[in-house]
C1' cells in the first nucleotide's frame, strides 16, 4: 500500500428476497417474603460507526470515509 470480515438499546446478538427495529442478559416498578436472593408479571431505553447516491421506501443495494480484527507485500 492491497484485500476480506465486522460496526444494530448500558453488555451480547438476531434481522431470509429492501416494506418502517427484535432476543436474552442488565436497569426501573409491582407481586411473593420477617428482610434478601430467587421466582412471576409488566415498563422505559436504540432510528442501525459517518456522509452522500439508488428507490415510493434501505439495518438491508451502490460509492466514499472512519474504527477494530485477521491476512498479503
Nucleotide at each position: 500500500g492491497c484485500c476480506a470480515c465486522u460496526a444494530u438499546g448500558g453488555c451480547u446478538c438476531a434481522g431470509u428476497u429492501g416494506g418502517u427495529a427484535g432476543a436474552g442478559c442488565a436497569a426501573c416498578g409491582c407481586a411473593u417474603u420477617c428482610g434478601u436472593a430467587a421466582u412471576g408479571c409488566g415498563u422505559g431505553g436504540g432510528u442501525c460507526g459517518g456522509c452522500g447516491g439508488u428507490u415510493c421506501g434501505a439495518g438491508u443495494c451502490c460509492g466514499c470515509c472512519u474504527a477494530g480484527u485477521g491476512g498479503c507485500u
A computed fold for a 73-nucleotide RNA from an uncultured Bacteroidales bacterium, annotated as transfer RNA. It was read from a public genome assembly. Its mean pLDDT, the model's own confidence on a scale to 100, is 81. Its Rfam family is "tRNA". Rfam classes the family as a transfer RNA. Its family is annotated with triplet codon-amino acid adaptor activity in the Gene Ontology.